[in-house]
Molecule: FMN riboswitch aptamer (RFN element)
RNA sequence: AUUGUGUUUCAGGGGUGGUGAAAUUCCACACCGGAGGUGAUUAUGCUGCGGCAUAUAAGUCCUCGACCGCAGAAAUGCGCUGAUUCGGUGAAAAUCCGAAACCGACGGUAAAGUCCGGACGGAAGAAACGACAG
Numbered sequence: 001a002u003u004g005u006g007u008u009u010c011a012g013g014g015g016u017g018g019u020g021a022a023a024u025u026c027c028a029c030a031c032c033g034g035a036g037g038u039g040a041u042u043a044u045g046c047u048g049c050g051g052c053a054u055a056u057a058a059g060u061c062c063u064c065g066a067c068c069g070c071a072g073a074a075a076u077g078c079g080c081u082g083a084u085u086c087g088g089u090g091a092a093a094a095u096c097c098g099a100a101a102c103c104g105a106c107g108g109u110a111a112a113g114u115c116c117g118g119a120c121g122g123a124a125g126a127a128a129c130g131a132c133a134g
Stems, first nucleotide, its partner, number of pairs: 002134004006129005015029004030114002032104002034064004042055005059102002068079004084100005106117003
């Protein structure tokens, strides 16, 4: 230094108005975007000027988590799981630039991505610390 193992901490954002007896649910106009990967961006540093290193860059690409269903005493296993096009640049873009779209578990309730609830939960994973083994 690296792989495995342990402990601790952290790990989801977002609304106003109108109508109405009643809606943060309808309508209008707004607003939000979990984790890892990829990535031509940007910043900083180094350079032998070829590049290299670190950080950063996708809600709609890839993988995963959550939710939901089934089985199980449980651990857990299996299944399900939303949404993007066009134009531009270029050797190369589903990621850059421009434009226009689209999507969002379950229960409750006037029909909910934004309210209340399960949930002071769980978790993809991130960081720090420590020891042991290879």